Context: one part of a larger RNA
Molecule: large-subunit ribosomal RNA, domain VI
Organism: Pseudomonadota bacterium
Formats: sequence, C1' cells, structure tokens
RNA sequence: CGCACGAUACCUGAGGGAAGCUGGGUACAGUACGAGAGGACCUACCUGGGCGAAUCCCUGGUGUGCCAGUUGUUGCCGUCAGGCGCAACGCUGGGUAGCCACAUUCGCUGAAGAUAACCGCUGAAAGCAUCUGAAGCGGGAAGCUUCUCCCAAGAUUAGGUAUCGUUUGAGCUCCCCCGGAGACUACGGGGUUGAUAGGCGGGAGGUGUAAGUCCGGUAACGGAUUUAGCUGACCCGUCCUAAUCGAGCGAAAAG
Repeated sequence: CGCACGAUACCUGAGGGAAGCUGGGUACAGUACGAGAGGACCUACCUGGGCGAAUCCCUGGUGUGCCAGUUGUUGCCGUCAGGCGCAACGCUGGGUAGCCACAUUCGCUGAAGAUAACCGCUGAAAGCAUCUGAAGCGGGAAGCUUCUCCCAAGAUUAGGUAUCGUUUGAGCUCCCCCGGAGACUACGGGGUUGAUAGGCGGGAGGUGUAAGUCCGGUAACGGAUUUAGCUGACCCGUCCUAAUCGAGCGAAAAG
C1' cells in the first nucleotide's frame, strides 16, 4: 500500500513445513516343521539404545548484589572490640530465584485408504490352458494420501464469526512504571476508577546460632542469652515513592 467504511477479539485452512529410527527378552513352544541336528510364522507382553520436544516437582550443576568460616594487610571507621576495603568472588564450605542436564515427563505410536514388485479368484479370445498389454474381483510395502504437531487469507479467488464506532468519534499512538518479552525495534502487563516497579510488612527458602552482656577458663577458647542474627531475584499484602499533566492520529462514490 492492497483486501471498496473504520476498528477490536476470535476463527477457518487452500498451501507449505516438521516428524518418520532401532536392539534385546518372555509367553505361545522345545510346539508346527524336521530322520536327527536344529527350530519358527502369527499374536500378546516386558525392557533398552538413538534422536527430538517440553519442564524444573525430584536429583545434580551454576548461582561475581545471599549466609558462614578463614589467611595477609605499611589502607579506612581515632584506639580496643566489631567491621569495611584490597588480595582471581582473596581462599574455602554451603546456597534462593533464574538458566540448565547428569534430572523428570512425553513423542518417534496406532489406524484407514489407494498402490509397487509380487501372490491370487473367476474367465474367454483359443471346447484345453491362462492372475487379464480381455471384461470383472481380491490380497499386498518402513514408500504414497489422510489421521498428529507447527506456520499460514498478499489464499490479489485477499475468506468467516461476534461486537463496537463514524466527529457527542470506536480504536490506536506518543509519553511514563515494568516484564517469565527483548540487541534496537517488536511482543505482553500497568498508568491513580492503580498493586506495574521500588520501598515497607509478613511468609517461604538459604545460611547455621550474630553483636552486646553474663558464666567458666591464666589463656587460646567454651557455654548461656539463641532453631539466633543476617538474608538477591520467590509468594502474599500494603498507595509510602514513581507511573503527573497532557498531546497527536483516526472512518464512506453509504454504489
């Protein structure tokens, strides 16, 4: 820009794309078959590998703005104590959310139709025979077409349904607060008729029992107060702070 009014939401699916894998075991059955040796089809069930997708409840990893331990320090808080800074996050032990796999769940299944080679039925031409480049009728593949999943109306054959609106204007954008969205953009949520983000309150989870004081010990240290103290992303709540005020675009050949 188009889809002969402008929008919002939800669909249809022409047409594309994805997927398509495979081993072992058990029963049937030591049966059919076979002199024996050997040894099935079919059907049912169990269990692996590989590949793929999703997810974070479990297990595990990371987790440089969480907690603790600890070494050095000629630096800082005047000194002690207690801390901070720096030393690869100083080193070490753990670890929430998120992101992950080594984790979990699921899929690669099953079915239908038309077929290939091939196997047949009936059957003439050709009194026989013949599955048929005769009429007619069956069976038959991991392959083909459907059924599954994804994209999809620029499918210009431009589709459908519902609702709203045409200046008393639906809807959209700018701007701002943000995000399981993200390079930017886009996408999604919110903007006081508000829980969108921060703060604050409570909780979960993490760490593992703070500081100070008291008691014991010459002391290092131990014990009590204390399942303490501290705590990022998680959950719930709460208008304290910030989303102010506003501006712009916007619809008929009514055929």